This is a predicted structure of a 361-nucleotide part of an RNA (large-subunit ribosomal RNA, domain IV) from a Thermoanaerobaculia bacterium.
The coordinates come from a structure-prediction model, not an experiment, and the mean pLDDT is 88.
It was read from a public genome assembly.
Lineage of the source: Bacteria > Pseudomonadati > Acidobacteriota > Thermoanaerobaculia.
[in-house]
Context: one part of a larger RNA
RNA sequence: CCCCUGUGAAGGAACUCGGCAAAUUGACACCGUAACUUCGGGAGAAGGUGUGCCACCGGCGGUGAUGAGGCUUGCCCUCUGAGCUGCCGGGGGUCGCAGUGAAAUGGCCCAGGCGACUGUUUACUAAAAACACAGGACUCUGCUAAGUCGAACACGACGUAUAGGGUCUGACGCCUGCCCGGUGCCGGAAGGUUAAGAGGAAGUGUUAGCUGGCCUUCGGGCCAGCGAAGCUCUGAAUUGAAGCCCCGGUAAACGGCGGCCGUAACUAUAACGGUCCUAAGGUAGCGAAAUUCCUUGUCGGGUAAGUUCCGACCUGCACGAAUGGCGUAACGAUCUGGGCACUGUCUCCACAGGGGGCUCA
Numbered sequence: 001c002c003c004c005u006g007u008g009a010a011g012g013a014a015c016u017c018g019g020c021a022a023a024u025u026g027a028c029a030c031c032g033u034a035a036c037u038u039c040g041g042g043a044g045a046a047g048g049u050g051u052g053c054c055a056c057c058g059g060c061g062g063u064g065a066u067g068a069g070g071c072u073u074g075c076c077c078u079c080u081g082a083g084c085u086g087c088c089g090g091g092g093g094u095c096g097c098a099g100u101g102a103a104a105u106g107g108c109c110c111a112g113g114c115g116a117c118u119g120u121u122u123a124c125u126a127a128a129a130a131c132a133c134a135g136g137a138c139u140c141u142g143c144u145a146a147g148u149c150g151a152a153c154a155c156g157a158c159g160u161a162u163a164g165g166g167u168c169u170g171a172c173g174c175c176u177g178c179c180c181g182g183u184g185c186c187g188g189a190a191g192g193u194u195a196a197g198a199g200g201a202a203g204u205g206u207u208a209g210c211u212g213g214c215c216u217u218c219g220g221g222c223c224a225g226c227g228a229a230g231c232u233c234u235g236a237a238u239u240g241a242a243g244c245c246c247c248g249g250u251a252a253a254c255g256g257c258g259g260c261c262g263u264a265a266c267u268a269u270a271a272c273g274g275u276c277c278u279a280a281g282g283u284a285g286c287g288a289a290a291u292u293c294c295u296u297g298u299c300g301g302g303u304a305a306g307u308u309c310c311g312a313c314c315u316g317c318a319c320g321a322a323u324g325g326c327g328u329a330a331c332g333a334u335c336u337g338g339g340c341a342c343u344g345u346c347u348c349c350a351c352a353g354g355g356g357g358c359u360c361a
Base pairs, nucleotide, nucleotide: 001356002355003354004353005352006351007350008349010347011346014345019342027051028050029049030048031047036041038171052094053093054092056090057089058088059087060086061085062084063083067079068078069077070076071074095099107340108339109338110337111336112335113334114332115331119131120130135169136168137167138166139165140164141163147155148154172327173326174325175324177257178256179255182254183253184250185249186248187247188246191245192244193243197239198238202234203233205231206230209226210225211224212223213222214221215220258276259275260274261273262272285319286316297313298312299311300310301309
C1' cells in the first nucleotide's frame, strides 16, 4: 500500500451521473392510521407505547387428590375442589447504560412517466417501458372444414360456427371522428383487351404437264417462264376463359387527414369573409410530452441558488384516436424528481481485527 471486517469526535448527502455502497428499520402485543379507490384495497399506511426478573392478587382453561351424597353395587353417577400446570390481566417491588439485552427479523413518505395485474425473456454483458395475458375487434372456415404438412398418413378433432385457423389491439372507465382518389380484399358482369386451342383466306417450296429458247448422235438433253394434284412450310379474318381495363363496396384493411390573403371604434387577436388545391383536409382528448429542433421556451411551485422535476400556457420543427386516444385504484428487484430518518458517500480521514504484499532468515 491492497483486500475482507469492525468502530468513530463534530457535521449529516456537502459525495456522486445517481444516497451507488453502507447505515437506519426490524420480533410480538396494544393504541392509532390519510389522500385515493374498481369498495376488495391502500395498510404492517404513517405515527406511538409496552416487553427483564421477584413475590402477591384476580380471571379463564387443563388435570383431578380428598371428602360428601345417590343408587341400578359399577373400572358407576352427581357434587366438592387440594395440589400441579397453561394463558391473560392488575397493582407492587427490584437490577442494569441497555430487558424481542445475543442471533434471526420491513427503512418510511410525497409526486410523476411507462406497463393494468401474477407471469415470460436475451443459458454466458440487457429482466425492461420488450413478450405474454384475460378482455375487444376484423377476417377465413358448413365438415372430406379452413389451416399445417415432402407424397401418403397424421394434426386440426374422435372437435362442428358459444367450434377451429389467421391478423391487430391489450384489465377496467369514457371513447374510437373524416377520407374508398392510390394499393389490397370482396362483389359484379354489359363492353374493351387477352393464351393455348379451333379456324383456315392467302401465300412458300417441290413438279406431272404446258410454253419459249439453245443444242442434238433426232432417241433426246439443257436453260428460262407458267404450273394441277399431293406433300411441305408460313399464315389473315373469325372464335376463344380467368386476369387486367371497367362498375360498385370495404379503413379495429395498407394507408391519408392543406395553403394563401383580408377583416372588430387603442393595440393585439380574428368569431367572419375571399381564393386555390384535395379522396378528405386532424374531430374528442392530450400537448416543450419516452414525441419540442429553436430550448435551460414563458409563467407558477419547490431550493439560498433547480439544463432535471411538478402544475400551467399552446408558437404540436414532427401528438391524436384498436401501428388505438385520454384517464385510472392495485401491482413493479421498472424509470424520474422531492422529503423524513439514517449513516465514513463526503468534509477528512483515524484506529482496530483478519488475510496479502514488502523486508530478513